[in-house]
RNA sequence: CAGAAUUCUCUGGAGAGUCUCAUGAUGAGCGCCGAAGGUGUAAGGUGGAAUUGCCGCCGAUCUCUCAGGCAAAAGGACAGAGCAGAUAGC
Numbered sequence: 001c002a003g004a005a006u007u008c009u010c011u012g013g014a015g016a017g018u019c020u021c022a023u024g025a026u027g028a029g030c031g032c033c034g035a036a037g038g039u040g041u042a043a044g045g046u047g048g049a050a051u052u053g054c055c056g057c058c059g060a061u062c063u064c065u066c067a068g069g070c071a072a073a074a075g076g077a078c079a080g081a082g083c084a085g086a087u088a089g090c
Stems, first nucleotide, its partner, number of pairs: 001089001006084001008082005017030001019029004031070003037066001038064001040062001044058005
């Protein structure tokens, strides 16, 4: 100089009951949702051993719904923009 990880700020951001009962902000019951997190796993990647094709790790918006959620608010994967910015690079 440039500037990837990452934190922070701003903007956008879906789905499903303003259900019933009791309470006084929670509990219970039934019905649902998937885009905090988490489980499992595919394609694939990677390491080790061994020569049978094995074991381990990483791995999705898929899957399960544990958690969370089902008016608004809050939250919200992800996307865009911005400040700062380690390591690598020049």
Molecule: Glycine riboswitch aptamer
Organism: Hominibacterium faecale